[in-house]
Small-subunit ribosomal RNA, 3' major domain from a Candidatus Kerfeldbacteria bacterium, 467 nucleotides, folded computationally. Model confidence (mean pLDDT): 83 of 100. Lineage of the source: Bacteria > Bacteria candidate phyla > Candidatus Kerfeldiibacteriota. RNAcentral holds the full RNA, with entries from ENA and SILVA. It matches the Rfam family "Bacterial small subunit ribosomal RNA".
Context: one part of a larger RNA
RNA sequence: UGACGGGGACCCGCACAAGCGGUGGAGCAUGUGGUUUAAUUCGAUAAUAACCGAAGAACCUCACCCCGGCUUGACAUGCAAGUGGUAGGGAAGGGAAACCGGACCGAUCCGCCUUAGGCGGAAGCUUGCACAGGUGUUACAUAGCUGUCGUCAGCUCGUGUCGUGAGAUGUACGGUUAAUUCCGUUAACGAGCGCAACCCCUAUCCUGAUUUGUAUCACUAUCGGGAAACUGCCGCGGCAACGUGGAGGAAGGUGGGGAUGACGUCAAGUCAGUACGGCCCUUAUGCCGGGGGCCACACACAUGCUACAAUCCUCGCGACAAUAGGAUGCUUAACCGUAAGGUUUGGCUAAUCUUAAAACGCGGGGCCAGUUCAGAUUGAGGUCUGCAAUUCGACCUCAUGAAGUCGAAAUCGCUAGUAACCGCGCAUCAGCCAUGGUGCGGUGAAUACGUUCUCGGGUCUUGUACA
Numbered sequence: 001u002g003a004c005g006g007g008g009a010c011c012c013g014c015a016c017a018a019g020c021g022g023u024g025g026a027g028c029a030u031g032u033g034g035u036u037u038a039a040u041u042c043g044a045u046a047a048u049a050a051c052c053g054a055a056g057a058a059c060c061u062c063a064c065c066c067c068g069g070c071u072u073g074a075c076a077u078g079c080a081a082g083u084g085g086u087a088g089g090g091a092a093g094g095g096a097a098a099c100c101g102g103a104c105c106g107a108u109c110c111g112c113c114u115u116a117g118g119c120g121g122a123a124g125c126u127u128g129c130a131c132a133g134g135u136g137u138u139a140c141a142u143a144g145c146u147g148u149c150g151u152c153a154g155c156u157c158g159u160g161u162c163g164u165g166a167g168a169u170g171u172a173c174g175g176u177u178a179a180u181u182c183c184g185u186u187a188a189c190g191a192g193c194g195c196a197a198c199c200c201c202u203a204u205c206c207u208g209a210u211u212u213g214u215a216u217c218a219c220u221a222u223c224g225g226g227a228a229a230c231u232g233c234c235g236c237g238g239c240a241a242c243g244u245g246g247a248g249g250a251a252g253g254u255g256g257g258g259a260u261g262a263c264g265u266c267a268a269g270u271c272a273g274u275a276c277g278g279c280c281c282u283u284a285u286g287c288c289g290g291g292g293g294c295c296a297c298a299c300a301c302a303u304g305c306u307a308c309a310a311u312c313c314u315c316g317c318g319a320c321a322a323u324a325g326g327a328u329g330c331u332u333a334a335c336c337g338u339a340a341g342g343u344u345u346g347g348c349u350a351a352u353c354u355u356a357a358a359a360c361g362c363g364g365g366g367c368c369a370g371u372u373c374a375g376a377u378u379g380a381g382g383u384c385u386g387c388a389a390u391u392c393g394a395c396c397u398c399a400u401g402a403a404g405u406c407g408a409a410a411u412c413g414c415u416a417g418u419a420a421c422c423g424c425g426c427a428u429c430a431g432c433c434a435u436g437g438u439g440c441g442g443u444g445a446a447u448a449c450g451u452u453c454u455c456g457g458g459u460c461u462u463g464u465a466c467a
Base pairs, nucleotide, nucleotide: 001467002466003464004463005462007461008460009459010458011457012456013455015451016450019414020413021412022411023410026306027305028304029303030302031301032300033299034297035296042053043052064292065291066290067289068288069287070286073131077130078129079128080127081126082125083124088105089104093100094099108122109121110120111119112118113117133281134280136279137278138277142275143274144270145269146268147266149264154193155192156191157190158189159188160169161168162167172185173184174183175182199258200257201256202255204227205226206225207224208223209222210221230252233246234245235244236243237242308407312366313365314364315363316362317361318360324355325354326353329348330347331346334343335342336341373404378399379398380397381396382395383394384393420443421442422441423440424439425438426437
């Protein structure tokens, strides 16, 4: 100087408390461990792994396993030689395919000599040699990117001063703040990276434009531009910074949200996104194909979904969104089918057409029961995508109806348009194992006395046999 303390003081955070809803019990989905397996590819493993890489594993993907095949190779560049019925196409046959095979058909460009034609070269091909190739290894050789402490308020420098020196001071103290934010004092005076602001969205108003919104105008809306908030004004406290109350205002004291992550820590993560040093393989650790596997299942954990019901379930009728997407696409309407879906037709290159709401309201039924709750599991029949749904897709109909009656110890999220409840869109994508991820709107709470305690963090101080 740090680090640490079941030392002290002060302060903060959904950290506790106060509340609301969960997880832990059930069934299922997904991930992980383990076990199994020919293989169940690899990585991630306290917080900071476990719906994580994966925003789509039937083939492909694919890295794994079995089997069959290729060897200058699926791909690149160069050199040498060869090739003129060459390149290219490719029948029979073998085969699961890859591949082997090769009947037959059959070209192009440039230069020279030039009648025809011949010679040389190019492209291509073959052979050989250099080399290609490697999701092989090392994240403890690395770049880049990322997680975490933490959006915590810290981390440093120049000059000066103090100290033999390591270093200190500045960065301390008293206030104040979300903040090393600002004010006052001060051997310090200044400065940098962080904080804040500048950027984006949103709430109000004005204004320009508007074909698609409206019968039309206005309003609304959409796309631009601008105004507005600054503790500016008033009262009180204070030297000040600032605090507190009020007015006006759509909005009030960083209005709400996002993006933005200082010096560094964990030899943290990633050689399988990419790049790259070293090492290793080279008739195989490279390449191609067929099939299987990544989907196994005594079990354990993690994250979720659906429930256990009457604030509910079911049937009928009636409303109200926003984001976003849509030409080998979105699909209206009509008809067929109980339905998944199908047929035909029409619109839309999209404020025009279309995907397209649910909770909610009104009415009928169910009367507390393993039930008109719950829907796992299984049987049968179908629909769709796709070369192909057996391993291993989704959906529909009929039948079947399991566990489950609110969950021990323990534990998680959330402070407002939030939690909770309700649906909708999108990416990936032929289809989909999405209950995931990420956005959007609809309905819309409760509680916070307080900082003793738990966890994490900041500043000052103290002890130390630690560095």